[in-house]
RNA sequence: AGAAUAAAAGGGCAAAACUAACGAAAGUUAGUGACGCAAAGCUAUGGGUCUAAAUCUAUAUUUAAAGAUAUGAUUGCCAGGUUGCCAUG
Numbered sequence: 001a002g003a004a005u006a007a008a009a010g011g012g013c014a015a016a017a018c019u020a021a022c023g024a025a026a027g028u029u030a031g032u033g034a035c036g037c038a039a040a041g042c043u044a045u046g047g048g049u050c051u052a053a054a055u056c057u058a059u060a061u062u063u064a065a066a067g068a069u070a071u072g073a074u075u076g077c078c079a080g081g082u083u084g085c086c087a088u089g
Stems, first nucleotide, its partner, number of pairs: 012037002017032006035076001041082003045079003048074003054069004059064001
């Protein structure tokens, strides 16, 4: 210096649900709350997943339903990148 593994202390984050705000929606933010998490810190770069306002398509015929598409979202779906706390054999 690297890999693997077990334990302790101090702390950290916060699922579902509920309330409020924002959003077309997915969802996000804040509060309450803890299911869990050693990167559940940061980053949408690749894959996956969710949504479809707007746009396009063909119906239909005057505004209705259908299909496609991310430029929306998710890092608590998985990789990649990057930073990092304590500590024994």
c-di-GMP-I riboswitch aptamer from Desulfonispora thiosulfatigenes DSM 11270, 89 nucleotides, folded computationally.
The source organism's lineage runs through Bacteria, Clostridia, Peptococcaceae, Desulfonispora and Desulfonispora thiosulfatigenes.
The prediction has a mean pLDDT of 80.